[in-house]
Parts: sequence; C1' cells; structure tokens
RNA sequence: CGUGCUAGGCGGGGAGGUAGCGGUGCCCUGUACCCGCAAUCCGCUAUAGCGGGGUCGAAUUCCCGGUUGAGGAAGCGUUAUUUUCGAGCGAUCGACGGCGGGAAGUGGUGUUGAUGCCCAGGUACCGCGCAAUGAGAACCUGCCAAACCCGUCAGGACCGGGAGGUAGCAGCGGUACGCAUGCAUUCUCAUGUGCCGCGGAUCUACCUGGCCGGAGCUAACCCCGAAGUAAGAGCCGGGGAUGCCUUUCGAAAUCGGGUGCACG
Repeated sequence: CGUGCUAGGCGGGGAGGUAGCGGUGCCCUGUACCCGCAAUCCGCUAUAGCGGGGUCGAAUUCCCGGUUGAGGAAGCGUUAUUUUCGAGCGAUCGACGGCGGGAAGUGGUGUUGAUGCCCAGGUACCGCGCAAUGAGAACCUGCCAAACCCGUCAGGACCGGGAGGUAGCAGCGGUACGCAUGCAUUCUCAUGUGCCGCGGAUCUACCUGGCCGGAGCUAACCCCGAAGUAAGAGCCGGGGAUGCCUUUCGAAAUCGGGUGCACG
C1' cells in the first nucleotide's frame, strides 16, 4: 500500500413518567437506513428498548478530553421590571367637595360715583283689620210623608129617634227630615293667598332713595391654611409572567488526542 473481516456507526439531548433504564407521545437540535410493537402503555434490569432485514466500516463518519454553546429543568435568590388580587394602610404627592383667610395678576363692578358714615322707606318678624280663595251653615227655588205630620176631607164607617156630632181612607193643598239647584246676601272656620290698611318690635340681614365724601369694592379663576372624603401614585401582603443571577442537564460547532485482526 492492497484485499477480507471485527468492535462500532447509520442521530443525539431535555422535561415528564418510572424502583430504575430505554422507547412510543411532548419540546430542542437539524437531516439522520427499512419493517413490526406501545400511555388503562411497550421492552428491559446496571452491557438496562425488543424482534426481523439492509448498509458503511477503522476514520470527514468510531472513542476520549478542552472551548463555545441552541434549548430544557430547579431556586423560601435580602434581585429588577410588569401584571392581578386585598370589606389592607393612609405618612407623603396628587384628586374631590365644603370651611376659614389673602388680594399681586385675570375677570366682574365702580367718577353715569365704589367701600364707608348719617337719614328715610321697604322686605323679612308679631298683633289686628280688609280683601281673595276654599269649605260648612243660613238663605232662594224645586222635589219630598209607602212607613207612623198638618189642613180640608167626597164616598163609606161609628154614635143618635132626630137635629146633629166623632174619627178618618183616597183625592187636593201644605210642611218637617232629607235631596237637588243657585252662589246674590249673611255668619263661622281655614290658608304655601295679597302691588292692601293700621299699630308694634328690631336696628340684625338684604334692598331702594337721599346727604357727605372721592377710589375702591368683589372673589369666579388664583394663592395659603386646617380638618375631612375617597384611595390614583405610593407603601404592605398574596399570586402570575418576564429579565438577570446561581445550580444542573446539554443538541450542535470547533480544537487536540486515541483506535483492532488475518492474508498478500
């Protein structure tokens, strides 16, 4: 160097599951023979898928180590961000309404005269009156005694020898209670009533007018304060997600090293 073999390769890994290992199913890597089996699982037992077939074969392909490292798992991590929950808190910031104060600015108002002082009047208060409105009663008119009213009482009845008398139904007339109507008049009561009148009380509030005087007044916006309400920010606590950190497994890439027998 050639030929033929053998070990071995023809994918690996994570979580889960399992006494444990591997597989089926999920996920990562990324290309990597075929068939059968299997989550109420399948096959095994530390040489830990089994059975059948095919192919490559000692190296680009197998084995070992280093570096980088997709991805997974764990963490009661004095960690960061975010989200959700709490009959949570209410110091601070912000919000809200009311209260008290201020007057530099904006607005309003004021020389067609502000605030203020004085005077007069009104309203708000009390009493009385008047009016209005409403209710009731009286009153007017009409109806009304099938319940038991009055008058007149035909007929009839009763008493009487008679004259005459008595009670009285129907009818007619009237009236009480009651009903209806009218609302002019009178009385009583009431009032979310009044361009009303009289008197009182009071200077307190508001308004109007007048005198004096001559420039402010007001506080909507704004500023300050104290108390409060709610709980947005914040804080506390519980849960979730993501990042970072630590630990762990680790595909793949790259670098270095290693690897058998027979014959010629």